[in-house]
RNA sequence: GGAGUCGGCCAAGACAACCGCGGCGCGGGCAACCGCGGCGAGGAAAGUCCGGGCUCCACAGAGCAGAGUGCCAGGUAACGCCUGGGCGCCGCGAGGCGACGGAAAGUGCAACAGAGAGCAGACAGCCGAACGGCAUCGCAAGAUGCGCGUGGUGAUGGUGAAACGGUGGGGUAAGAGCCCACCGCCCGCGGGGCCAACGCCGCGGGGCACGGCAAACCCCACUCGGAGCAAGGCCAAAUAGGGGUGCUAUGGGUUGGCUCGACCCGCACCCGGGUGUGCUGCUGGAGCGCUGCGGUGACGCAGCGCCUAGAGGAAUGGUUGUCCACGACAGAACCCGGCUUAAUGGCCGACUCCGCCA
Numbered sequence: 001g002g003a004g005u006c007g008g009c010c011a012a013g014a015c016a017a018c019c020g021c022g023g024c025g026c027g028g029g030c031a032a033c034c035g036c037g038g039c040g041a042g043g044a045a046a047g048u049c050c051g052g053g054c055u056c057c058a059c060a061g062a063g064c065a066g067a068g069u070g071c072c073a074g075g076u077a078a079c080g081c082c083u084g085g086g087c088g089c090c091g092c093g094a095g096g097c098g099a100c101g102g103a104a105a106g107u108g109c110a111a112c113a114g115a116g117a118g119c120a121g122a123c124a125g126c127c128g129a130a131c132g133g134c135a136u137c138g139c140a141a142g143a144u145g146c147g148c149g150u151g152g153u154g155a156u157g158g159u160g161a162a163a164c165g166g167u168g169g170g171g172u173a174a175g176a177g178c179c180c181a182c183c184g185c186c187c188g189c190g191g192g193g194c195c196a197a198c199g200c201c202g203c204g205g206g207g208c209a210c211g212g213c214a215a216a217c218c219c220c221a222c223u224c225g226g227a228g229c230a231a232g233g234c235c236a237a238a239u240a241g242g243g244g245u246g247c248u249a250u251g252g253g254u255u256g257g258c259u260c261g262a263c264c265c266g267c268a269c270c271c272g273g274g275u276g277u278g279c280u281g282c283u284g285g286a287g288c289g290c291u292g293c294g295g296u297g298a299c300g301c302a303g304c305g306c307c308u309a310g311a312g313g314a315a316u317g318g319u320u321g322u323c324c325a326c327g328a329c330a331g332a333a334c335c336c337g338g339c340u341u342a343a344u345g346g347c348c349g350a351c352u353c354c355g356c357c358a
Stems, first nucleotide, its partner, number of pairs: 001354011013323007021040002024037005042329001046340002049338005054228004066224005071085005086100001087098004101219002106217002108213002123157002125153003131149002133146005165183006184208001185206007192198001232280003242271006251265005287306008324327001
């Protein structure tokens, strides 16, 4: 100097002037309102995909069903998140990615190609000549040959995502864990890993059994009650309707041929419920910053400091001037922790690789 990896921070506008908007505080005013001060969107406020707080309802306990999660350990209020570790894959590397339990319980699946797709298979190839066949010789018995049928082979070719360990040697008619050495694999024991996942090391045993798929059913382990701020709570009156009590004509109407019965109709008082409006829930919280301590880390503890939107048709805007990087994605609606998606630009730190100079 170039190319990259990881992490953190800021955010597109900045400054000035003028005019505005929503809460809060103070002052004035009977009030409407006025003045002053201070505050006023995001890293994703988004998707509403997980997890919790809060609220109401339900609930003895256990089980079934259903849904979700899935290497191990830790963090956390909790999680499908985060951290550390293990294993696998990618990258020269810093690093990145992974639904990563079980296929020696069961059921099932594997298109096309291929001879054969599960405890398989002989298409080509290789090998052999016991039996059958054929040919030649022979009077015959038989001999020789061919490899046509039959047989051996899983080494070679070929197919496939996948073909029942690999390399080398021995062995064999040719071959084959058939045998041997090494590698791999499986089982057991011990050590290591602060536990564990793991399979790093050692010892012993086994020729190898147990191919793949569980984002197929399934099995195992663990977790899970439902609804959501339009949750939920509070306030007074009016109107309509409901219930109860009393009063009145012992009444009227409908049904019906008639009686009984049933239903409806008046006034007063009391009771409780609901819609809308108003108020609340509502923003001080698993909060933010700094320092110290513990921890590899996520994080935890302590001290000090700070207050940082809270609307309810819904505020955070507009104009002008100067400057710049010429302005990406995007707007709170009960709150918080995550994930995912969208999208540019700038700053800082740590680290990796390459080139050059000393």
Molecule: Bacterial RNase P class A
Organism: Arenimonas sp.